[in-house]
RNA sequence: CCUCCGUUAGCUCAGUCGGUAGAGCACAUCACUUUUAAUGAUGGGGUCAACAGUUCGAGUCUGUUACGGGGGA
Numbered sequence: 001c002c003u004c005c006g007u008u009a010g011c012u013c014a015g016u017c018g019g020u021a022g023a024g025c026a027c028a029u030c031a032c033u034u035u036u037a038a039u040g041a042u043g044g045g046g047u048c049a050a051c052a053g054u055u056c057g058a059g060u061c062u063g064u065u066a067c068g069g070g071g072g073a
Stems, first nucleotide, its partner, number of pairs: 001072007010025004019056001027043005049065005
């Protein structure tokens, strides 16, 4: 320098053909328990890396940039 993949909750990751953003773990509260743990219920938590474009509508499609990784020269 070229090329490909990834970036979504505190962490690990889903998200189908573009149509109201989710799970597990973690966290908070409550129940249970002598207490802790375990278990159950409920709840909080998101600029979907950034900017721009397409569209009635973008996490999803397109372009550029940033960061991380693989391959090639």
Molecule: transfer RNA
Organism: Bacilli bacterium